Overview
Two RNAs folded together computationally: RNase P RNA and transfer RNA, 457 nucleotides in total. Rfam match: Bacterial RNase P class A. The family's RNA type in Rfam is ribozyme.
RNA sequence: CAAGCUGGCCGGGUGAUCGCGGUGGCCGAAUGGAGACGUUCGGUUGCUGAGGAAAGUCCGCACUCCACAGAGCGCGGUGCCGGCUAACAGCCGGGCGGGGCAACCCGACGGCAAGUGCAACAGAGAGGUAUAUUGUUGCCAGCUUCGGCUGGUGGCGAGGGUGAAACGGUGGUGUAAGAGACCACCGGCAGCGGCAGUAAUGUCGCUGGCCAGGCAAACCCCACCGGGAGCAAGGCCAAGCAGGGCGUUAGGGGCUGCUCGCUCCGUUAUGCGUCCGGGUAGGCUGCACGAGGGUGUUGGUAACAGCACUCCCAGAUAGAUGAUCACCAGCAUUCGGUCUUCCGAGUGCCUACAGAAUGCGGCUUAUAGGCCGGCUUGGUUA
RNA sequence: GGGCCCGUAGCUCAGCGGUAGAGCAGUGGACUUUUAAUCCAUCGGUCCUCGGUUCGAAUCCGAGCGGGCUCACCA
Numbered sequence: 001c002a003a004g005c006u007g008g009c010c011g012g013g014u015g016a017u018c019g020c021g022g023u024g025g026c027c028g029a030a031u032g033g034a035g036a037c038g039u040u041c042g043g044u045u046g047c048u049g050a051g052g053a054a055a056g057u058c059c060g061c062a063c064u065c066c067a068c069a070g071a072g073c074g075c076g077g078u079g080c081c082g083g084c085u086a087a088c089a090g091c092c093g094g095g096c097g098g099g100g101c102a103a104c105c106c107g108a109c110g111g112c113a114a115g116u117g118c119a120a121c122a123g124a125g126a127g128g129u130a131u132a133u134u135g136u137u138g139c140c141a142g143c144u145u146c147g148g149c150u151g152g153u154g155g156c157g158a159g160g161g162u163g164a165a166a167c168g169g170u171g172g173u174g175u176a177a178g179a180g181a182c183c184a185c186c187g188g189c190a191g192c193g194g195c196a197g198u199a200a201u202g203u204c205g206c207u208g209g210c211c212a213g214g215c216a217a218a219c220c221c222c223a224c225c226g227g228g229a230g231c232a233a234g235g236c237c238a239a240g241c242a243g244g245g246c247g248u249u250a251g252g253g254g255c256u257g258c259u260c261g262c263u264c265c266g267u268u269a270u271g272c273g274u275c276c277g278g279g280u281a282g283g284c285u286g287c288a289c290g291a292g293g294g295u296g297u298u299g300g301u302a303a304c305a306g307c308a309c310u311c312c313c314a315g316a317u318a319g320a321u322g323a324u325c326a327c328c329a330g331c332a333u334u335c336g337g338u339c340u341u342c343c344g345a346g347u348g349c350c351u352a353c354a355g356a357a358u359g360c361g362g363c364u365u366a367u368a369g370g371c372c373g374g375c376u377u378g379g380u381u382a
Numbered sequence: 383g384g385g386c387c388c389g390u391a392g393c394u395c396a397g398c399g400g401u402a403g404a405g406c407a408g409u410g411g412a413c414u415u416u417u418a419a420u421c422c423a424u425c426g427g428u429c430c431u432c433g434g435u436u437c438g439a440a441u442c443c444g445a446g447c448g449g450g451c452u453c454a455c456c457a
Base pairs, nucleotide, nucleotide: 001378002377003376004375005374006373007372008371009370010369012328013327014326015325016324017323018322020049021048022047023046024045025044026043027042028041029040030039031038032037051353055364056363058362059361060360061359062358063230064229065228066227070260071259072258073257075226076225077224078223079222080094081093082092083091084090095109096107097106098105099104110221111220115219116218117215118214134159135156136155137154138153139152140151141150142149143148168186169185170184171183172182173181187211189208190207191206192205193204194203195202196201234285235284236283237282243276244275245274246273247272248271251265252264253263254262292311293310294309295308296307297306298305299304330349331348332347333346334345335344336343337342383456384455385451386450387449388448389447392406393405394404395403400437408424409423410422411421412420430446431445432444433443434442
């Protein structure tokens, strides 16, 4: 210098004017009160006001109610090992497998030598110690140009062929021909043992039978986890209305699938369940100090944890966080000088993706443009 | 805000691992004086999109996109 890999961060800035939400101070008016002061309205002034994803609602929690959540079955989820965490399908580290020359990246990665099931078409045969119309070969018969050919009957599963997939590979023994039928070596597998490691796993040795095919994002088995619903949860207040039908005669609800269990209400009613009808569409709370942010330090490879100091950081309810102008950045584009770089001028965009609604930790998806760091490979020069 | 459901031919739907189908609609023909009805034939598909599992995906899994639940999913 070129090509590439990877980690982190920003995501317009400054000023002026006008405007909006929240929340304080001061002043004035009305009103309540003995007063302190409160309430309402108006004016003025200070502080503060979106995101890295606020999104999708895909996971996990907090919180609330139902039993401060119980048992069994069922159902759902997760799935190499260790650690982190409030928890997780997240993160960190390691193992194994795959890709790349490498930096590095990707992996739903337990079990199909427990059971059951599936495999269209093609093919002899699709999972069973299966299969023959190609092939190969023994015997018998016939023909013969004496090379063989045809037919029957039996053996074989090597070769050819089909398929996504056809029951290890090489060499030999053996045989009429062959075949793990047998042997040696290699590959792979299972079991046992040694060593290293917390473990996953790796490695070495022995034994075994010749080989055990694919699919579990098929049922299933194994291990672990999971009660249900959701802030329109839930609590308090105010306002308003009109009841009626059906079921239940001891049971009904919480409680979603079933069984149990617990608990609440109830014992002939002004109950409970359900359906139809009627009314409200208001306020306060939950709701902003939290598994909180920043800096430093200690421990740890790291995720993360501890300690110290410091900061207070939106709370709307049809939903505020905006608009205009100027300058400076940035990008796109045009023209001129230069004629790659660079400089000057003009025009456009005034930014991309997008916008809180109980909160938090993740994942995923969208994102104009820019900044900083680490590493790999190749080339050149010293 | 929360929760739930759906996407296959022009329309309404079936198909739930093995060549994508039905009804209606469309086109052509027959019947009829003509139309309707009826009969025969025929046309028509990015199975919403992109990945993954599998030999093979409309179907199984993941992510995204679009639509619906119109005072009758909720307080």